[in-house]
């Protein structure tokens, strides 16, 4: 030097003006302070919280997990290690339990796709002058497929086969090693059992809804409901308020019967209770953040010390301009190393919080490793 793997961080800096949102000051004018993210996004997963539901077992049934073994509050998230595959490697990927419980499925091709068969072929043995046929036999070669009933070699055979053996594999016992998942040894068996469970299924675990627009508290006008007072309606009377009189309606009761008592339709106050409209809370101190020791490989725990870090509610967190940086592209200057100008600068944006996953990103930085050249 070049090609590459793995990890961690930055996410433009400083000032000025004029705005916003909030928190303290002040009677005021105003001062003063403090205001997005690494993903604030998707809203997948797991948790706090709230409310509503739920005896206690236990069935059917849905869904999601699914090698072991730690981490956490919890997880489907991390971390380390097993096996498997791919990559020379650094490393990556992996829903990775069970296919001797049952059941479907295995396109085209092929003889045949799981009971096992035999398309070219190879051998015996009849036939036949010969080509060539017919019975058996055989699966080692060929073909065909993603995939063909262990592989390979050597023996054995008429020609072949675990038919025999050696060795790989596979299965099962055995002890060792390892918390474990394994994993390496040694022994026995010719060899049983294709593949597919992100096909049904079976095993094992675990799971009650909804969400801060949760939920709490205060409470308007208007309409409605409930209680209670007065009041039936109408006139005498132009208004109010009390009386009084006269007409008179509907029910029920009391009276023979004239009548009379009560209550209703209506309207006024007044008080109570739901609810909307607002208002307050729930709101931001929290499984919090930053140093530092310590203990683990490592996820992460333990100890000290410090620090307070947006809570707005149709929703603020912006514009503007100077100056310094940093990549890029373009021009011009220089022999050159490089200077100068001029333009651009991702993704995105809090809404009750948290740990986590995936998804988006303009350019930069730094660790650490592994392949391959060349020098020394």
């Nucleotide at each position: 030097c070049g090609a590459g793997c793995g990890g961690g961080c930055c996410a433009c800096g400083u000032g000025a003006u004029c705005g916003c949102u909030c928190c303290g000051g002040g009677u005021g004018a105003c001062c003063g302070g403090a205001g997005a993210g690494g993903a604030a996004a998707g809203u997948c997963c797991g948790a706090a919280c709230u409310c509503c539901a739920u005896a206690c077992g236990g069935g059917c049934g849905g869904c999601a997990u699914g090698c072991c073994g730690g981490g956490u509050a919890a997880u489907g998230c991390c971390c380390g290690g097993u096996c498997g595959c791919g990559g020379c490697g650094a490393c990556g990927c992996g829903a990775a339990g069970g296919a001797a419980a049952g059941u479907g499925c295995c396109a085209c091709a092929g003889a045949a796709a799981a009971c096992a068969a035999a398309c070219c072929g190879c051998c015996u043995u009849c036939c036949g002058a010969a080509a060539g046929g017919a019975c058996g036999g055989u699966a080692a070669g060929g073909g065909u497929g993603a995939a063909a009933c262990g592989g390979u070699g050597c023996g054995g055979u008429a020609a072949g086969a675990g038919c025999g053996c050696a060795c790989c594999g596979c299965u099962c016992c055995g002890g060792c090693g390892g918390c474990a998942a394994c994993g390496a040894c040694g022994g026995a068996g010719g060899c049983a059992c294709g593949g597919u469970a992100a096909a049904c299924c079976c095993c094992a675990u675990g799971c009650g809804g909804a969400g801060c627009a949760a939920g709490g508290c205060c409470a308007a006008a208007u309409a409605g409901g409930g209680a209670g007072a007065c009041u039936g309606c109408g006139g005498g009377c132009g208004c109010c308020c009390g009386u009084c009189c006269c007409g008179u309606u509907u029910c029920a009761c009391c009276g023979c019967g004239a009548g009379g008592u009560g209550a209703g339709c209506u309207g006024u106050c007044u008080c109570c209770g739901g609810g909307u409209c607002g208002g307050c809370u729930g709101c931001u101190c929290g499984a919090g953040c930053c140093c530092g020791a310590g203990g683990g490989c490592g996820a992460c725990c333990u100890c000290g010390g410090g620090c307070c870090c947006a809570g707005a509610g149709g929703a603020a967190u912006g514009a503007u301009c100077a100056c310094g940086g940093c990549c890029g592209c373009g021009g011009c200057c220089g022999c050159g190393a490089g200077g100068c100008c001029g333009c651009g600068g991702a993704c995105a944006g809090a809404a009750u919080u948290c740990g986590g996953c995936u998804u988006a990103c303009a350019g930069g930085c730094c660790c650490g490793c592994u392949c391959g050249g060349a020098g020394c």
Annotation
The RNA shown here (Bacterial RNase P class A) has 376 nucleotides and comes from a Thermoanaerobaculia bacterium. A source record names the gene rnpB. Its Rfam family is "Bacterial RNase P class A". By type it is a ribozyme. Gene Ontology terms of the family: ribonuclease P activity, dimeric ribonuclease P complex and tRNA processing. Lineage of the source: Bacteria > Pseudomonadati > Acidobacteriota > Thermoanaerobaculia. Model confidence (mean pLDDT): 79 of 100. RNAcentral holds the sequence, with entries from ENA.